A computed fold for a 75-nucleotide RNA from a Candidatus Omnitrophota bacterium, annotated as transfer RNA.
[in-house]
RNA sequence: CGGGAAGUGGCGCAGCCUGGCUAGCGUACCUGCUUUGGGAGCAGGGGGUCGUGGGUUCGAAUCCCACCUUCCCGA
Numbered sequence: 001c002g003g004g005a006a007g008u009g010g011c012g013c014a015g016c017c018u019g020g021c022u023a024g025c026g027u028a029c030c031u032g033c034u035u036u037g038g039g040a041g042c043a044g045g046g047g048g049u050c051g052u053g054g055g056u057u058c059g060a061a062u063c064c065c066a067c068c069u070u071c072c073c074g075a
Stems, first nucleotide, its partner, number of pairs: 001074007010027004020058001029045005051067005
């Protein structure tokens, strides 16, 4: 320098191809119940605005462009 993959709650992921209720799941966290206590279990709750910036559209995590970070391959 060229090509490819990934970026979404604290952590790990789905959703993206096919634009549209209010972006979900597991785990962690908080509260309550249960227990002698802890753990486990059960019930409830909080936390995101989807890597960044633009564009298209009535409407973008999703489509288009540029850029940033990490990884892989090639030169």

NCBI's taxonomy places the organism under Bacteria, Pseudomonadati, Candidatus Omnitrophota. Its Rfam family is "tRNA". About the family: Transfer RNA (tRNA) molecules are approximately 80 nucleotides in length. Gene Ontology term of the family: triplet codon-amino acid adaptor activity. The family's RNA type in Rfam is transfer RNA.